Source information: This is a predicted structure of a 1523-nucleotide RNA (small-subunit ribosomal RNA) from an uncultured bacterium.
[in-house]
C1' cells in the first nucleotide's frame, strides 16, 4: 500500500472476497519450563455444606461447668465442703458497627449517566479545632428464679434487679422562634452582622493516680488531678439531598399526546425547593429543531481498531447509578424504605405431631441445570485496609498467598564447533545423476531449564510491652499524654526467590501450508467418484487444486479453524461521492415554516478570534528516568486530555438597531407578437344513414381467399335532407403555455410575455419540507350525445395449432354537462436561481443608426445547427452546458425477491401513495471495441442462379455403406469435406476377425551368466490336417597361446539353461510428430516505425477508379515492409538453327544403298509487352474497338494452398509419450470369416431402341508397357484359347485389328434381330488349390426395363457428349482407379431469387459467437414469507368489584409505672390496644390494544445438469420494441 472476481478483449459503475490488528473466547493436533496478567459473555435458573459483622467487662446485673489441689465422711471409689478453674466461658441490657467493603447488570432511554454550575432550599454519626457544661432526683425492666401452652419454631403469666438503658426537675447560650432597629452585601424571593426585649431547649458517666487545700489523721473519703465518654454551641473536613444549562441508541408501517395534567392562593409534609399531596381558581402545558407510543440498552473514564475524522465495544482496573427469588410497605437510625434487618402477599424448596413452621449463595468456595465455554468445598489475618475496644486483642472469603487452565503477553531451552568415503536409507530421475545434506555418524566442547545434594534471604515495620530520658499537665519527682533511644515479640506464602556443587547430550518440537491471490513442486493413487474450497474455481486416466509420499514455505510450545470487531471501503463520502445513457431530479406550478441573501454607513459583541483563571478525578494512552538478571510487569515524575465554565480584549466578517441610496425586485403609462384559456355563434369539404331518379350483376376485400353486402336491385352515378365527429391547404427542427397541453371562422371575457422609454416603490429577494393548485390516455358516477373509428365480441382466414398478426362486423369507448380518478417512456430520460466563460450560421417577436427605400448594421429577448477551451468512463456535452461557481429543494447506496407483503392515508371501484423483510445469486450493469450473425442496406464475384446440354432418383446387375444375421461377418471414414474411401486388386497368403491344434528368452533384437565337444549342419523311420513333435544315421569351421606332434587351455559361430528383455494392426488422432482434407486458388492475413485513442483497438488495408486479383492508379496521418496474388517452373500452340537411327523421303523383288527439303525426334534461340493506331478516363491507372500476327490482353493446361478453422482424419502406412497383457491381448499352423441377406441408401455399367441393332467391306490416332515378360509368323479349335517358337532389354520386334465414323444389305416399331439379367450344359487359362470365392468362352434360356414422382448432379470450347486405346496393381481377375488420343455441341438476355464467398456500413441482450441467446405456463423436489375459520402465550389500556401489611388521620366507653393536682380514693396530661377511614400490592370480573407462536386450506416468490408446451424478447427477432 493492494489484490482476486462481471468481458473474446477493454474502460467505467458496482457489489462480494482476501491480505492487517484485535478478543473474558470455543474447538482440532500438539505440548519442556519461568514470570506478570485473567477465567458463567449462556439460566438476575434452583441450590446441599461450610465460612463471608461484629466488638466492648474501661456503660451494667448476674454468671457456670469439665478439670486440679486440699479437707471431712469411708463401702478406695463415691458424696459433701472450700479454694483453683474464674469474675472464664455461653446468654442477657446497653452503646458502637451492621447503610462501608464484597456481589450482578435484571431494571432504567431517565437529570439514570457525564460535563460544567446552583443550593441566598439543604443535611452530615465517627474524625479535626475553638467555647460552655457535665447538678439533683425517679419509676421501671430484661437477664435470673418458679410456672404455663406448642411437636417444633417460638409465645405467655408471676416475682427480684442494675445501667452510660428511660423519664421529670435545675441552670444555660453569640443556640432556636417572636418582635422592634440599623448597617454591609446581593445572584428575583433575600443573606450576613450588630443591638434591644420576650420565650424554649441539654447531661451520664467510667477509669487511673494523688493528698496542695478540707475531715478522719496508717491511709482512705470529700477534693485535686490525668485520661475517656456525655451535652450544647462556633468553625473545618468528609459524605449526602435536590435543581439547572449542554450531550446521551433505533422505528414517522408510532403524530398528536395531557386532568395533577400547565400556572396562581392558601394549607399540608420533608433536611430541604416543588402538584411532592390538598382544596379553591383559572385553561393551560408538551410536539415535526420529533412530543405520545414501542423495541434496545445499565452510563463512563476507557478499551480494540483506524494515518486522521469517525467506526466498534463498555470483561478484568476505577467512578456513579440500579437491584439482592417476585411484587408492595414501612420500622429503626447521621444516613436504609436496608444482600446475610421487619412485616404483607405469591411462587418455590424444606420440617412437621398436620395444629404449624423455616429459607432465600446477582458474598468466597462448592452442587446440579444449561451451554462451544470458564478454576479450590485451598492457607493465612504476615502485609494492606475495615469494624469494635482506652488497650491487649477479637473479627474480617475485602485483602495477601497458594492450587487449576498454553486462556493472553512476555521471557528461556530443546545445544554449540567441527566433520565429505557427500555414508545409509528415502525420494526423484533423461539412469548420467540429484536431493534430504554438514544434516547424521565420528571427533572435541559447553551446562541455561529440568534432576540430585547443599546453603539461603527481601517483604518486619508500626502497634505493643520492658528500661531510660526530655518535655507537658499538675500542687506532685504520682498517673496520663508526647517525643527520642535500648531490648524484645510477629511470616501465611515457604525451604519460595536466589546461590553453590553433582553428573549428563544426556530428560524437553510441533503445527498449518504449497493453483491465482500468497512465501513455498514433484512423483503415486483416485477419474465429475472419493473429495477440496475465503473468492475464482478444482476433480469425467498424465489432478503442483482430492488421499498418501518425499521435498519446500511460514510460524513456533504452540500452530490452524470458527465466531466477532474496526480497517482495507471515498461502499452513507464533515473530512472524502454521486443523480443525460451505470441506482438516482419531484408530472408541473403557487407558497408556508426553514435556509440562503446585492451597495454604503452607524450600533452592539450572540456567532467570531486573542490572553488569562478554574476544571477536565485516579488508573490507562504517550515522553523521560527508576526497580524485578532482561522483558512482559511495577514505580516516580511530565506532557497530553482537541471539552466545559468564568473572566478580560478585538470589531474584519456573519448576525443584531439605527439611517440612506439604487443597481436586484415591483408598481404606472406606450407600442407589438401569438393554435395561452375559458363561453357563445357561424361556415364548408369528407363519411355514414335516409328518399327520390338512372342503371344491371355484381359489389367488397386479400399474399390469395373467404365471411359479408346484392335481382326485395347493391356498388356505381345525380338531386334532396338528416345527423355527429374532426379541422386539409397555409404548416415551418415556426408560435403560445408552468406542464399536460393548443390549430377552420367571428364575438365576448381574461391571464402571461417581449421591446423601447420615462417616473415611481427602496432589498420589498432566491429557494421551498409539509401544504393548496394544474395535471395525457384509459378508467368510474350520473344524465345526453353517437356520423366514422374502435377494447370486448361474432364470423371468415392462415397455421400444427392461432384465444393473434389479415379480412367482414361490431358493443362500451371516444364527443358533450357536471363530479372522481391523479398515473405515463408525464423525456431534453437533464430540478429551479444568479453570474462568469472564443466564436460562426440559420430562424421567430420587437426597437434604433445609415440608407440609393433594395438593403445594410447594431442591439435585446426566444429557438435551432456546427464548433475552441473545459468537463466527461465514453459516446458526447459545449453562452438553452452534461464547463466555472454559489444558494435551496428532491433522489441515489449490487441483482433478484419487490416498487410486492404488511400497515397507514386517499378512491365509489379499478386503483394510487408510503414501502419492507426472510430467502438467493456474484454478478446485475453504462459506454465503447473486435468478430460472429440478421427472414438489415450497398457494391461485387464463382457453372450460384438463368439460359443451354446430358445425367442421377424408376429396371437389371457391379460395387461401397447401413441395418440384419453369424462363432467370425477385422478395423478405421459419417453433411458439404463418408459411402468405386484405406484396399494401385480378400480363393490360401494378404488377414488384423472366428473355431481348432501347438510354442514360451520366443517369428526377429542386443547384453549376462553358467554349462556344453560327435559341436554347427544334414535330417530316415513314426504320430499329425499342418505347424509341431521326434530322433537313427551322417557329420564339418575360423583365430590366439603352449607344444615337433598328439593334445590342453582360451575366444568367435552354434546349442541348452537363467536373467535383462523381445513382441503386441491392444486402448488413448481429446497426450503428440508427420502427412492429409475443407473453407479455397477465396483475395486475403500481418508486421516494423509513426500517428489517433485512458484503453481494448484504430490508422496503414478506409476513399475515389481499375482489376481474375489488398491488381494498379489517384487521394489520404501515413511511411514502409512481409506471408499470400501475379510472374519465375512444366506442357501444348507458330516459327528459326541444329541433330539425323530405329525415324522420314528416293530407289531396290530383297539384302543393300543413297539425301537431309518436309513430317517427325530433342537440344538450342525467337515470339506477346496494351508494344501500335482511334475512342473513353480531369490527368492516371485502365478500359473499348482496330491493325498486325501462329497466338491479344493472365493465349490454354498443370505444378504451386497465406494467417488461420473445423480438439476434421490418420497411434492400422511411419515415428511417438502414457496406460494395458507377458505359458498371452505375443508367435506358428490347418479350416473359416471378410464375399452372409427381409431391407435402405450412395457411386456407377448395361439398357429401354431407327440420330438404332445386326451382318458385311473399308478409313484415320495418341499415349503408353514388355525378360520369372511382350509374343509374330504357322498350324489346331465354333471360341476361350493351344502348338509353336521368329523378333526384342525397345523410334527397330510385340501388345496392336483402334472405335464411334464411311459404304453395302437387313430388320420396321415390337418387349422386338432392341435390352441382355438370371439360370442350365459343356469348355478354357491362371494357381499347391478355384467348393464357400476367380476371370473368360461356347450352346442353350432370355427376367426387369418402352425415358423415369418429388427430389437433384456434371458441364461455357476443342468443353459437354460421344468413341474406342493403354497402363498401374497383378499368378489369376477391372463396369473401378490414372492416363490417351478420334468425332465434336448448345447457350449465357442477366444478377431478381437460391447457395458459397469477398468489401463497406448498420442493428445486436451473441462471444461454445442463430445449431447462438432467451420469456412464461404447467408437473416434481426442497426452501423462507403472506393471507386465513380458529386456537395459544406474553405485554399493556380503560370500567368495576375485593383489598394483605403498612404510613397518616379520626375515634379510643377497654388498658396504662415516671409528670401535674390531691392526704387519699381519684382526676388530668401523655400514651397503648382496638376499630374506622383515605391510599394501596397481588388477585378477580367485563372489554378493547399490541407483539409473537401454532393451524386445515390457500397465494404468490426463490432454487434445483440434460421433463412437457409453445416461442414472447434480442437482427426490421420475422406484426419495430417500449411506458
Nucleotide at each position: 500500500a493492494g489484490a482476486g472476481u462481471u468481458u473474446g478483449a477493454u474502460c467505467c459503475u458496482g457489489g462480494c472476497u482476501c491480505a492487517g490488528a484485535a478478543u473474558g473466547a470455543a474447538c482440532g493436533c500438539u505440548g519442556g519450563c519461568g514470570g506478570c496478567g485473567u477465567g458463567c459473555u449462556u439460566a438476575a435458573c434452583a441450590c446441599a455444606u461450610g465460612c463471608a459483622a461484629g466488638u466492648c467487662g474501661u456503660a451494667c446485673g448476674a454468671g457456670a461447668a469439665c478439670u486440679c489441689u486440699u479437707u471431712a465422711g469411708c463401702u478406695u471409689g463415691c458424696u459433701a465442703a472450700a479454694g483453683a478453674u474464674a469474675g472464664u466461658a455461653a446468654a442477657g441490657u446497653g452503646g458502637c458497627g451492621c447503610a462501608c467493603g464484597g456481589g450482578u447488570g435484571a431494571g432504567u432511554a431517565a437529570c439514570g449517566c457525564g460535563u460544567g454550575g446552583g443550593u441566598a432550599a439543604u443535611c452530615u454519626a465517627c474524625c479535626u479545632u475553638c467555647g460552655a457544661a457535665u447538678c439533683g432526683g425517679g419509676g421501671a425492666u430484661a437477664a435470673c428464679a418458679u410456672u404455663g401452652c406448642g411437636a417444633a419454631a417460638g409465645c405467655g403469666a408471676u416475682g427480684c434487679u442494675a445501667a452510660u438503658a428511660c423519664c421529670g426537675g435545675a441552670u444555660a447560650a453569640u443556640a432556636u422562634c417572636u418582635c422592634a432597629a440599623a448597617a454591609c452585601c446581593a445572584u428575583c424571593u433575600g443573606g450576613u452582622u450588630u443591638u434591644g426585649a420576650g420565650a424554649u431547649c441539654a447531661a451520664a458517666a467510667a477509669u487511673g493516680g494523688c493528698c496542695u487545700c478540707u475531715a478522719c489523721a496508717u491511709g482512705u473519703a470529700a477534693g485535686c488531678u490525668g485520661u475517656u465518654g456525655u451535652u450544647u454551641g462556633g468553625a473545618g473536613a468528609u459524605g449526602a439531598g435536590c435543581c439547572c444549562g449542554c450531550g446521551u441508541a433505533c422505528c414517522a408501517u408510532u403524530a398528536g399526546c395531557u386532568u395533577g395534567u400547565u400556572g396562581g392562593u392558601a394549607g399540608g409534609g420533608u433536611a430541604a425547593u416543588g402538584g411532592c399531596c390538598u382544596a379553591c381558581c383559572a385553561a393551560g402545558g408538551c410536539a415535526a429543531c420529533g412530543a405520545u407510543g414501542g423495541u434496545u440498552a445499565g452510563c463512563u473514564g476507557g478499551u480494540c481498531u483506524g494515518a486522521g475524522a469517525g467506526g466498534a465495544u463498555g470483561a478484568u482496573c476505577a467512578g456513579c447509578c440500579a437491584c439482592a427469588c417476585u411484587g408492595g410497605a414501612a420500622c429503626u437510625g447521621a444516613c436504609a424504605c436496608a444482600c446475610g434487618g421487619u412485616c404483607c402477599a405469591g411462587a418455590c424448596u424444606c420440617c412437621u405431631a398436620c395444629g404449624g413452621g423455616a429459607g432465600g449463595c446477582a458474598g468466597c468456595a462448592g452442587u446440579g441445570a444449561g451451554g462451544a465455554a470458564u478454576u479450590u468445598u485451598g492457607c493465612g489475618c504476615a502485609a494492606u485496609g475495615g469494624g469494635g475496644g482506652a488497650a491487649a486483642c477479637c473479627c474480617u472469603g475485602a485483602c495477601g498467598c497458594a492450587g487449576c487452565a498454553a486462556c493472553g503477553c512476555c521471557g528461556c531451552g530443546u545445544g554449540a564447533g567441527u566433520g565429505a568415503u557427500g555414508a545409509a536409507g528415502g525420494c526423484c530421475c533423461u539412469c548420467g545423476g540429484g536431493u534430504c545434506g554438514u544434516a547424521a555418524a565420528g571427533c572435541u566442547c559447553u551446562g541455561u531449564c529440568a534432576a540430585g545434594u547443599g546453603g539461603g534471604a527481601a517483604g518486619a515495620a508500626a502497634a505493643u510491652g520492658u528500661a531510660a530520658a526530655a518535655u507537658g499537665u499538675u500542687a506532685a519527682u504520682a498517673c496520663c499524654a508526647u517525643u527520642u533511644u535500648u531490648c524484645a515479640c510477629u511470616g501465611a506464602c515457604g525451604g519460595u526467590a536466589c546461590c553453590a556443587c553433582u553428573g549428563a547430550a544426556g530428560g524437553a518440537a510441533g503445527c498449518a501450508c504449497c493453483g491465482g491471490c500468497u512465501a513455498a513442486c514433484u512423483c503415486c493413487g483416485u477419474g465429475c467418484c472419493a473429495g477440496c474450497a475465503g473468492c475464482c474455481g478444482c476433480g469425467g486416466u498424465a489432478a503442483u487444486a482430492c488421499g498418501g509420499a518425499g521435498g519446500g514455505u511460514g510460524c513456533a510450545a504452540g500452530c490452524g479453524u470458527u465466531a466477532u470487531u474496526c480497517g482495507g471501503a471515498a461502499u452513507u463520502a464533515u473530512u472524502g461521492g454521486g443523480c443525460g445513457u451505470a441506482a438516482a431530479g419531484g408530472g408541473c406550478g403557487c407558497g408556508u415554516a426553514g435556509g440562503c441573501g446585492g451597495c454604503c454607513u452607524u450600533u452592539u459583541a450572540a456567532g467570531u478570534c486573542a490572553g488569562a483563571u478554574g476544571u477536565g478525578g485516579a488508573a490507562g494512552c504517550c515522553u523521560u528516568g527508576g526497580g524485578c538478571u532482561u522483558a512482559a510487569c511495577c514505580c516516580a515524575a511530565g506532557a497530553a486530555g482537541u471539552g466545559c465554565a468564568u473572566u478580560u480584549g478585538a470589531a474584519a466578517c456573519u448576525g443584531u438597531c439605527a439611517g440612506g441610496a439604487u443597481u436586484g425586485a415591483g408598481u404606472c403609462g406606450u407600442g407589438c407578437a401569438a393554435g395561452g384559456g375559458a363561453g357563445g355563434g357561424c361556415g364548408g369539404a369528407a363519411u355514414u344513414c335516409c328518399u327520390g331518379g338512372u342503371g344491371u350483376a355484381g359489389c367488397g376485400g386479400u399474399g390469395a381467399a373467404a365471411u359479408g353486402c346484392g335481382u326485395a336491385g347493391a356498388u356505381a352515378u345525380c338531386a334532396g335532407g338528416a345527423g355527429g365527429a374532426a379541422g386539409g391547404c397555409c404548416g415551418g427542427u415556426g408560435g403560445u403555455g408552468a406542464a399536460g397541453a393548443c390549430g377552420g371562422c367571428c364575438c365576448u371575457c381574461u391571464a402571461g410575455g417581449c421591446a423601447a422609454u420615462g417616473a415611481c416603490u427602496g432589498a420589498c429577494g432566491c429557494u421551498g419540507a409539509g401544504g393548496c393548485g394544474c395535471g395525457a390516455a384509459a378508467g368510474c358516477g350520473u344524465g345526453g350525445g353517437u356520423a366514422g373509428c374502435a377494447a370486448a365480441c361474432a364470423g371468415g382466414a392462415u397455421u400444427a395449432g392461432a384465444u393473434a398478426c389479415c379480412c367482414u362486423g361490431g358493443u362500451a369507448g371516444u364527443c358533450c354537462a357536471c363530479g372522481c380518478c391523479c398515473u405515463a417512456a408525464a423525456c431534453g430520460g437533464u430540478g429551479c436561481g444568479u453570474a462568469c466563460u472564443a466564436g460562426g450560421u440559420g430562424u421567430g417577436g420587437g426597437u434604433g443608426g445609415c440608407g440609393a427605400u433594395a438593403g445594410u448594421c447594431a442591439u435585446c429577448c426566444g429557438u435551432g445547427c456546427c464548433g475552441u477551451a473545459g468537463g466527461g468512463a465514453a459516446a458526447c456535452c459545449a453562452u438553452u452546458a452534461a464547463g466555472u461557481a454559489c444558494g435551496c429543494c428532491g433522489c441515489c447506496u449490487g441483482g433478484g425477491g419487490a416498487g410486492u407483503a404488511c400497515g397507514g392515508c386517499c378512491g365509489c371501484a379499478a386503483g394510487g401513495u408510503u414501502a419492507a423483510a426472510a430467502c438467493u445469486c456474484a454478478a446485475a450493469g453504462a459506454a465503447a471495441u473486435u468478430g460472429a450473425c440478421g427472414g438489415g442496406g450497398g457494391c461485387c464475384c464463382g457453372c450460384a442462379c438463368a439460359a443451354g446440354u446430358g445425367g442421377u432418383g424408376g429396371a437389371g446387375c457391379a460395387u461401397g455403406u447401413g441395418g440384419u444375421u453369424u462363432a467370425a461377418u477385422u478395423c478405421g471414414a459419417c453433411g458439404c469435406u463418408a459411402c468405386g474411401c484405406g484396399c494401385a486388386a480378400a480363393a490360401c497368403c494378404u488377414u488384423a476377425c472366428c473355431u481348432g491344434g501347438g510354442c514360451u528368452u520366443g517369428a526377429c533384437a542386443u547384453g549376462u551368466u553358467a554349462g556344453u565337444a560327435g559341436u554347427a549342419g544334414u535330417g530316415a523311420a513314426c504320430c499329425g490336417a499342418a505347424a509341431g513333435g521326434g530322433g537313427a544315421a551322417c557329420g564339418a569351421u575360423u583365430c590366439c597361446u603352449a607344444g615337433c606332434a598328439a593334445u590342453a587351455g582360451g575366444a568367435a559361430a552354434g546349442c541348452u539353461a537363467u536373467c535383462a528383455c523381445a513382441g503386441g494392426u491392444g486402448c488413448u488422432g481429446c497426450a503428440u510428430g508427420g502427412c492429409u482434407g475443407u473453407c479455397g486458388u477465396c483475395a486475403g492475413c500481418u508486421c516494423g516505425u509513426g500517428c489517433c485513442g485512458u484503453g481494448a483497438g484504430g490508422u496503414g488495408u478506409u476513399g475515389g477508379g481499375u482489376u481474375a486479383a489488398g491488381u494498379c492508379c489517384c487521394g489520404c496521418a501515413a511511411c514502409g515492409a512481409g506471408c499470400g496474388c501475379a510472374a519465375c517452373c512444366c506442357u501444348c500452340a507458330u516459327c528459326c538453327u541444329c541433330u539425323g537411327u530405329u525415324g522420314c523421303c528416293c530407289u531396290u523383288a530383297a539384302c543393300g544403298g543413297g539425301g537431309a527439303u518436309c513430317u517427325c525426334u530433342g537440344a538450342g534461340g525467337a515470339a506477346a509487352c496494351u508494344g501500335c493506331c482511334g475512342g473513353c478516363g480531369a490527368a492516371g491507372a485502365g478500359c473499348c474497338g482496330g491493325a498486325g500476327g501462329a497466338a491479344g490482353g493472365u493465349g490454354g493446361g498443370g505444378a504451386u494452398g497465406a494467417c488461420g478453422u473445423c480438439a476434421a482424419g490418420u497411434c492400422c502406412g511411419c515415428a511417438u509419450g502414457g496406460c494395458c497383457c507377458u505359458u498371452a491381448u505375443g508367435c506358428c499352423c490347418a479350416g473359416g470369416g471378410c464375399u452372409a441377406c427381409a431391407c435402405a441408401c450412395g457411386u456407377g455399367c448395361u439398357a429401354c431402341a431407327a440420330u438404332g441393332g445386326u451382318a458385311g467391306a473399308u478409313a484415320c490416332a495418341g499415349a503408353g508397357g514388355g525378360u520369372g515378360g511382350c509374343c509374330a509368323a504357322a498350324c489346331c479349335g465354333c471360341g476361350a484359347g493351344g502348338u509353336g517358337g521368329a523378333g526384342c532389354c525397345a523410334a527397330u520386334c510385340c501388345c496392336a485389328c483402334a472405335a464411334a465414323g464411311u459404304c453395302u444389305a437387313u430388320c420396321u416399331a415390337a418387349g422386338u434381330u432392341g435390352g441382355g439379367a438370371u439360370c442350365g450344359g459343356a469348355g478354357u487359362c491362371u494357381g499347391c488349390a478355384a467348393c464357400u470365392c476367380g476371370a473368360c468362352u461356347c450352346c442353350g434360356u432370355g427376367a426387369a426395363c418402352c425415358u423415369g414422382g418429388a427430389a437433384u448432379c456434371g458441364c461455357u470450347a476443342g468443353u459437354a457428349a460421344u468413341c474406342g486405346u493403354g497402363g498401374a496393381u497383378c499368378a489369376g481377375c477391372a463396369c473401378g482407379c490414372c492416363a490417351c488420343g478420334g468425332u465434336g455441341a448448345a447457350u449465357a438476355c442477366g444478377u431478381u431469387c437460391c447457395c458459397g464467398g469477398g468489401c463497406c456500413u448498420u442493428g445486436u441482450a451473441c462471444a461454445c459467437a442463430c445449431c447462438g441467446c432467451c420469456c412464461g405456463u404447467c408437473a416434481c423436489a426442497c426452501c423462507a414469507c403472506g393471507a386465513a375459520a380458529g386456537u395459544c402465550u406474553g405485554c399493556u389500556g380503560u370500567a368495576c368489584c375485593c383489598g394483605a401489611a403498612g404510613u397518616a388521620g379520626g375515634c379510643g366507653a377497654g388498658c396504662u409505672a415516671a409528670c401535674c393536682c390531691g392526704c387519699a380514693a381519684g382526676g388530668g396530661a401523655a400514651g397503648c390496644a382496638g376499630u374506622c377511614u383515605c391510599c394501596u400490592a397481588a388477585g378477580g370480573u367485563a372489554u378493547g390494544g399490541c407483539c409473537g407462536g401454532u393451524a386445515a386450506u390457500u397465494g404468490g416468490g426463490g432454487u434445483g445438469a440434460a421433463g412437457u408446451c409453445g416461442u414472447a424478447a434480442c437482427a426490421a427477432g420475422g406484426u419495430a420494441a417500449c411506458c
Its mean pLDDT, the model's own confidence on a scale to 100, is 84. It matches the Rfam family "Bacterial small subunit ribosomal RNA". Rfam links the family to the GO terms ribosome and structural constituent of ribosome.